[in-house]
RNA sequence: GGGCCGGCAGCUCAGUCUGGACAGAGCGCGGGCCUUCGGAGCCCGUGGUCCCGGGUUCAAAUCCCGGCCGGCCCA
Repeated sequence: GGGCCGGCAGCUCAGUCUGGACAGAGCGCGGGCCUUCGGAGCCCGUGGUCCCGGGUUCAAAUCCCGGCCGGCCCA
């Protein structure tokens, strides 16, 4: 330098292909029940500029363009 994949909650990821209100799961965190206390278990709650900028569209995490960051391969 070229190609491919990825960037979404504090963490790990799904959703993107095939656009359709409010963006989800598990773990974590806070509270409650239970327990001698804690843990486990159960219940309730808490969570987001969907990497940045632009474009298309009635509508964009999703499609298109540019950039940044990370990984793999080739040179």
Molecule: transfer RNA
Organism: Methanobacteriota archaeon